[in-house]
A computed fold for a 324-nucleotide RNA from a Burkholderiaceae bacterium, annotated as Bacterial RNase P class A. The gene name in the source record is rnpB.

RNA sequence: GAAGUCAGCCAGACCGCCGCUGGUGCAAUCUGGGAAACCAGGCACUGGAGGAACGUCCGGACUGCACAGGGCAGCGUAGCAGGUAACACCUGUCCACCGUGAGGUGAGGAUCAGAGCAACAGAGACGAGUCGUUGCGGGCAACCGCAGCGGGUGAAACGGGCAAUCUCUACGCGCAGCAAUACCAAGUAGGCCAGCGUUGAUGUGGCUCCGCAGAGCUGGCGGGUAGGUAGCACCGAGCCGUCUGGUGACAGGCGGCCCAGAGUAAUGGCGGUCACGUCCGGGCAACCGGACGCACAGAAUCCGGCUUACGGCGGGCUUCACAC
Numbered sequence: 001g002a003a004g005u006c007a008g009c010c011a012g013a014c015c016g017c018c019g020c021u022g023g024u025g026c027a028a029u030c031u032g033g034g035a036a037a038c039c040a041g042g043c044a045c046u047g048g049a050g051g052a053a054c055g056u057c058c059g060g061a062c063u064g065c066a067c068a069g070g071g072c073a074g075c076g077u078a079g080c081a082g083g084u085a086a087c088a089c090c091u092g093u094c095c096a097c098c099g100u101g102a103g104g105u106g107a108g109g110a111u112c113a114g115a116g117c118a119a120c121a122g123a124g125a126c127g128a129g130u131c132g133u134u135g136c137g138g139g140c141a142a143c144c145g146c147a148g149c150g151g152g153u154g155a156a157a158c159g160g161g162c163a164a165u166c167u168c169u170a171c172g173c174g175c176a177g178c179a180a181u182a183c184c185a186a187g188u189a190g191g192c193c194a195g196c197g198u199u200g201a202u203g204u205g206g207c208u209c210c211g212c213a214g215a216g217c218u219g220g221c222g223g224g225u226a227g228g229u230a231g232c233a234c235c236g237a238g239c240c241g242u243c244u245g246g247u248g249a250c251a252g253g254c255g256g257c258c259c260a261g262a263g264u265a266a267u268g269g270c271g272g273u274c275a276c277g278u279c280c281g282g283g284c285a286a287c288c289g290g291a292c293g294c295a296c297a298g299a300a301u302c303c304g305g306c307u308u309a310c311g312g313c314g315g316g317c318u319u320c321a322c323a324c
Base pairs, nucleotide, nucleotide: 001320002319003318004317005316006315008313009312010311012274013273014272015271016270017269018268020048021047022046023045024044025043026042030041031040032039033038050296055306057305058304059303060302061301062177063176064175065174074173075172076171077170078169079093080092081091082090083089094108095106096105097104098103109168110167114166115165116162117161130151131150132149133148134147135146136145137144138143181230182229183228184227191221192220193219194218195217196216202213203212204211205210236258238257239256240255241254242253243252244251245250276293277292278291279290280289281288282287
């Protein structure tokens, strides 16, 4: 220097103006919307996307329903040891395979419980059984039987292989998912109860009288829908720093911090300075001027993983080449 391999880091920075959205504090408990529940409105301070927020694949938290216990069925996992709330994840290690190597990959329990399968070639492929030869036995002989060895085919020839075919063994798993679920609660419809009502309730002609229409009217209870609130984002499997133990995954101690959050769904726009990259022009060069600009991608109950997409930076190690 090239090629490769492994783990790591970053995802432009700062300032000003204008907005969007969450929280906290302050004030009249005021104003507006709404039947209500509840929501919105002022000022100040302050928070506001990612390493994958993607996929929704695996595991959990949480919630509802179900549930005495055991078994069957079904689904899943599989060397060994460990980590973890848990896992199909992670770590260490053995073995097998791939690679010159750094390193990578592995559905890696069991085929003396049973079943099933094996292309082509080959007489024969899991049922049996071919050719040659040796020995023994039988037979007058041809030959037959038993045992051994050898040749040919093939991945494999009687001894085995495949469990990513069924199966067996061990272990795990109740079912559904935040559109879960809980609470508040219209209009209207329907349900139940009570009272009154064709002996005229009730409505209407403004009211009484009177007339007309006329089979319902009134009150209460409880469930649901629209709508609203909670779940839901201040306290956790939390983040940062440091120390200790451990090969490691990880665990523990100490100190500090509070860190997005809607339900048409916020996280943006403009200007300036600097940095970086690409291109263009000028210059011998250092550099100067101008234009454009980051790749993949946008949280939706939360968390731990895995997978997939993708720009850049530096590093360890390996192999090869060259120089000393």
Background: Its mean pLDDT, the model's own confidence on a scale to 100, is 78.